RNA sequence: AGAGUUUGAUCCUGGCUCAAAACGAACGCUGGCGGCACGCUUAACACAUGCAAGUCGAACGGAUACAUAAUAAGCUUGCUUAUUGUGUAUUAGUGGCAAACGGGUGAGUAACACGUGGGAAUCUGCCCAUCAGUACGGAAUAAUUUUUAGAAAUGAAAACUAAUACCGUAUAUUCUCUAGCGAGGAAAGAUUUAUCGCUGAUGGAUGAGCCCGCGGCAGAUUAGGUAGUUGGUAGGGUAAUGGCCUACCAAGCCAGAGAUCUGUAGCUGGUCUGAGAGGAUGAUCAGCCACACUGGAACUGAGACACGGUCCAGACUCCUACGGGAGGCAGCAGUGAGGAAUACUGGACAAUGGGCGCAAGCCUGAUCCAGCGAUGCCGCGUGAGUGAUGAAGGCCUUAGGGUUGUAAAGCUCUUUUAGCGGGGAAGAUAAUGACGGUACCCGCAGAAAAAGCCCUGGCUAACUCCGUGCCGGCAGCCGCGGUAAGACGGAGGGGGCUAGCGUUGUUCGGAAUUAUUGGGCGUAAAGGGUGCGUAGGUGGUUUGUUAAGUUGAAAGUGAAAGCCUGGAGCUUAACUUCAGAAUUGCUUUCAAUACUGGCGGACUAGAGUACGAUAGAGGGUGAUGGAAUUCCUAGUGUAGAGGUGAAAUUCUUAGAUAUUAGGAGGAACACCGAUGGCGAAGGCAAUCACCUGGGUCGAUACUGACACUGAGGCACGAAAGCGUGGGUAGCAAACAGGAUUAGAUACCCUGGUAGUCCACGCUGUAAACGAUGAGUGCUAGAUGUUGGGGAUUCGUUCCUCAGUUUCGCAGCUAACGCAUUAAGCACUCCGCCUGGGGACUACGAUCGCAAGAUUAAAACUCAAAGGAAUUGACGGGGGCCCGCACAAGCGGUGGAGCAUGCGGUUUAAUUCGAUACUACGCGAAAAACCUUACCAACUCUUGACAUGCUAACAGCAGGCAUAGAGAUAUGCUCUCGGUUCGGCCGGGUUAGCACAGGUGUUGCACGGCUGUCGUCAGCUCGUGUCGUGAGAUGUUGGGUUAAGUCCCGCAACGAGCGCAACCCUCAUCCUUAUUUGCCAGCGAGUAAUGUCGGGAACUAUAAGGAAACCGCCAGCGAAGUAAGCUGGAGGAAGGUGGGGACGUCAAGUCAUCAUGGCCCUUAUGAGUUGGGCUACACGCGUGCUACAAUGGCGUCUACAGAGGGAAGCGAUACGGCGACGUGGAGCAAAUCCCAAAAAAGACGCCUCAGUUCGGAUUGCACUCUGCAACUCGAGUGCAUGAAGUCGGAAUCGCUAGUAAUCGCGGAUCAGCAUGCCGCGGUGAAUACGUUCCCGGGCCUUGUACACACUGCCCGUCACGCCAUGGGAGUCGAAUCUACCCGAAGAUAGUGAGCUAACGCAAGAGGCAGCUAUCUACGGUGGGUUUGGUAACUGGGGUGAAGUCGAAACAAGGUA
Repeated sequence: AGAGUUUGAUCCUGGCUCAAAACGAACGCUGGCGGCACGCUUAACACAUGCAAGUCGAACGGAUACAUAAUAAGCUUGCUUAUUGUGUAUUAGUGGCAAACGGGUGAGUAACACGUGGGAAUCUGCCCAUCAGUACGGAAUAAUUUUUAGAAAUGAAAACUAAUACCGUAUAUUCUCUAGCGAGGAAAGAUUUAUCGCUGAUGGAUGAGCCCGCGGCAGAUUAGGUAGUUGGUAGGGUAAUGGCCUACCAAGCCAGAGAUCUGUAGCUGGUCUGAGAGGAUGAUCAGCCACACUGGAACUGAGACACGGUCCAGACUCCUACGGGAGGCAGCAGUGAGGAAUACUGGACAAUGGGCGCAAGCCUGAUCCAGCGAUGCCGCGUGAGUGAUGAAGGCCUUAGGGUUGUAAAGCUCUUUUAGCGGGGAAGAUAAUGACGGUACCCGCAGAAAAAGCCCUGGCUAACUCCGUGCCGGCAGCCGCGGUAAGACGGAGGGGGCUAGCGUUGUUCGGAAUUAUUGGGCGUAAAGGGUGCGUAGGUGGUUUGUUAAGUUGAAAGUGAAAGCCUGGAGCUUAACUUCAGAAUUGCUUUCAAUACUGGCGGACUAGAGUACGAUAGAGGGUGAUGGAAUUCCUAGUGUAGAGGUGAAAUUCUUAGAUAUUAGGAGGAACACCGAUGGCGAAGGCAAUCACCUGGGUCGAUACUGACACUGAGGCACGAAAGCGUGGGUAGCAAACAGGAUUAGAUACCCUGGUAGUCCACGCUGUAAACGAUGAGUGCUAGAUGUUGGGGAUUCGUUCCUCAGUUUCGCAGCUAACGCAUUAAGCACUCCGCCUGGGGACUACGAUCGCAAGAUUAAAACUCAAAGGAAUUGACGGGGGCCCGCACAAGCGGUGGAGCAUGCGGUUUAAUUCGAUACUACGCGAAAAACCUUACCAACUCUUGACAUGCUAACAGCAGGCAUAGAGAUAUGCUCUCGGUUCGGCCGGGUUAGCACAGGUGUUGCACGGCUGUCGUCAGCUCGUGUCGUGAGAUGUUGGGUUAAGUCCCGCAACGAGCGCAACCCUCAUCCUUAUUUGCCAGCGAGUAAUGUCGGGAACUAUAAGGAAACCGCCAGCGAAGUAAGCUGGAGGAAGGUGGGGACGUCAAGUCAUCAUGGCCCUUAUGAGUUGGGCUACACGCGUGCUACAAUGGCGUCUACAGAGGGAAGCGAUACGGCGACGUGGAGCAAAUCCCAAAAAAGACGCCUCAGUUCGGAUUGCACUCUGCAACUCGAGUGCAUGAAGUCGGAAUCGCUAGUAAUCGCGGAUCAGCAUGCCGCGGUGAAUACGUUCCCGGGCCUUGUACACACUGCCCGUCACGCCAUGGGAGUCGAAUCUACCCGAAGAUAGUGAGCUAACGCAAGAGGCAGCUAUCUACGGUGGGUUUGGUAACUGGGGUGAAGUCGAAACAAGGUA
């Protein structure tokens, strides 16, 4: 200090998540030692048992025990008993002091409770100091004894007694009261004679009470609260001020700087985190507060309204003899319960401290220690050195090796800790040590007793194999897993930390993600619809004064501990301790006066007033006007009009529409008109008049900061809507009808009511937008325009003020963009935002007649939602262009029969693949067997095929015979080859081992090959430049081309793969060559023929060249010389076919081949026979033949090209009607053969018919191939003679030697072609053109698409789940109010009953009782707030691939 995550990629906004630190923690796995800390965060739930507050005999009378002295009695003459005295010890009671401390807990409390700093009207036992005093009396009572009640707890009565217990009198100060006079007020003694006490008063110290300023929390969906309330007077009360209380008087007091109410909470020093500012927190330690089963109350006392005291009420528990009693662990242990979770019913008063006591001493679960717990922090250890055959084993492997790994073993050492033995502290000052035989020291033995946890896809350090197969599982976020998972599980390796390691929870950090430090608001969330204006905030120049803010200095305080710094002590550290610093704060005093503030004076630059001009749809009221629509009346006139994409509803012979004239009525104001004007915004448009607001300009005078903003508040506020009353021509929600449509509650059409208009009132919202709050100042310009003023050379030229528009610099911005009218640079004030959804919602409140508006959440859910820009793709967006794409033509397919392929069906099997274009006469350029992969049956198992090893053999191959469907089996015959002569080499068979084999699977693991877009013109790179970046530029633009072809221009300049060219073929010519081809000229020969000699002219053959390039001319073509286009001349010819870029389709192929993984191995391998691939209600594709006269049939008769031929082509001849047979010349072929070309042509018949068309189908008889022709071949002859008379919707090919038509050849092949690949013959028609259909290219535009429109995506409905609102009610909690009841207690009154102290007495005084007031609990009624639950119900969220539509994104098909 950052990182991951929105996208195809980018920048930004923005949330979510992670890495750090911490904890009174818990859980999982693991666990050696020690030190120091810490240990019920939950039920302030209930508690068995023990202990936690006593002490004083030097206050008192007794009692008991012992000792002793005396006396008396008994008598066992030294014992017992009794009495008296003395002493010692103990102590139930009276009395004193303590018990108000110490210890626990955090329920309550939002408060003077706490913190901090001040204050005055107070008290203070014990302690200190000072002054003074301590005199004289009295009456009781517990204990005790007796009687008595009761189960007990506890009493009752009578009698006796003491005091430092109680009472009276006296005296008294600097005491108290009082204006004063005056009045009132005390004591206690004990005792070893030296002290301890007691009383009054003053002062101190300590502690406590009270008051005040400031500070620290959430909600406004809590806005008004308060009657003792606020103040005064008088009195009461208190230690003391005070409405603290009472009476009377006044009507105040608190509150937007948040009263009241509600929720939550002990506060602080501190602790955790953070760079800090802050945020969170308030365990242990320390200070304060509050509480003690719940509620109330007082008593005692210096102090309490009292944790281990009292009284009352309540709940609960316990005892009981049922009459009545007892209790309070939030003290220390401990128990139950709750909970994820938190310890021993330990030791000691040795230390520190506390209570009592003169003291000894007693008490002390305060405290000091030990025990339990890895709960935390700190320290130590689990060994060290050496050791490579890099052992074994494990894991991986490309099989070579690598790794675990110097790790182990082995060898040499050491002994911290733990263990055993011995010694043994400090803590204590004379004594006293729980801890503790502890810490520590010494000795002994032996590597001995001592390592785990998490992680290993990225963030984030660390990788492989196996298993699994969207299963089981993982996950903090992104996300992994659907057969090759570095993400699941295991293993090996590695990484991290280490007696711990991970997980969970919580806090802070990162998060500048609430922004004071330190954010934003045009489009991402965010400017209020607009103005006026209150409080508030801020405020021009100058001067004086003040000193509040501000600054400086000093003083007080800011407890200790903690943090920090420096020392010191435990072996170190943690820990402890000393000193310092710090404690940023508050208070007081002094000083300063620049700035801000307060007060006073002055000024004019801000603001305003007066004066003169001026523009304007600014507002209101009234009047007037013309055009148009509609309606009415009348005329003319006749059959349609209207409306639409096309129609219909509708109007019209009862006269429409059209047209003319007149009239009625309502609404809106063409042209001017504009990027123009005015207004705060909404908004404002015919003309005139009246009333009225604001602005601007000009020049002078005046006021003198009067200003800006503006929470609440008030006013205005489009359209729609609401109320009342009018009005209603046109338009027009709703509604009706007609269309469209699958539907059409829409778009279109015909009608049509509210409404639109007016008056008065309400509503208060809009994409109320410049999506841009108001104000002030500053920061280049240019341009158009509106309204003024000035200058002027009179030129719409210049200057200036106020508006308004477009561009543009600096600057800003994520970019787009903004840019003197800022989104720039600054200041002031207001409003608003903090992830998306839920939600412009619910509830509550306010407003409203209603509709609704304003304010405004949460649960739950997601990891995104979003902005701008980029590249693509797409559009029922645009522009340009091309293609047999359409159009123009010719011929087909779709109908028939047949052939062939596919689907489907069937089957034992009908093997498999291909299946939009881009499968379907495709793989297959030949399924009778074979092929063959399929099925049935019969067989084989190292195998039909390859290599190696071991062993054996020499009957292995071949031939013959038998069995069998055959493969095979059996029998007979048959003795491998070479040789360096070595059982040496090669081959063969059998048995066995390694292995073979697989047309089994995955084309979505792959290579290779192929199809398609598409022969479409595109696809990229280097350098430079631009941009934050993705990217752009180049490649766009203007022309042109078949072409990213070329030219011109240009922040680009170049280059590559494509285009073109080079190559082959055909067309012309030339040269060369001349057999098997040719034959003009010469010669010979024949019935005839290049037949022969010969020739090389021609044709042809096959090698090399030439030729065509817009080269020439004219025109067009950027201004001119471009590229190029059009036409022409010339010419054989101005042109024809083939190789296919980057990539797309997870396109096709594991069955051509190759190949990873998986699978089978007496079978998914191999062999054989037979069958199947040829099936057949049906559907589709591709073809052939036809339907006839441009034809069919018969006879005659011409003209090709390109191929093939030896297991071949096969002539002549003969036979057969024919297929063909017999036979065989010639030919490995420019020589021979296939070989007849056919259409065409000539003549004849047929004459429009299911025919002399058509040939399917079927019968009979044959031919050929072949082991074999049944399933299942082709052909021939005779006979038979089906459908079909030109083909619906739809659809295909073709632009010239093309279509159409006619034959010929070849590959495959024993045989089999209507298919495929080639060849030539005859030989057209049409193209205006690019609107439309299809496909494609370039540019541009929009986009919510990027798996890219077969995209994305919305809503209802149905189903499951989740949270939530309403809800007749119902069950609680809290609180308010009225009334009732009224315990204990306090106060007041009364006090006839009772009564020791005083009094001669009367009496005083006291007590009980009673009455009144206050009051807890309780009761009744009503209200408010809040929570739980509820039939039913509302919407919301989320789920698998459900249903219906198609709303949005493109002009999204109606923007």
Molecule: small-subunit ribosomal RNA
Organism: metagenome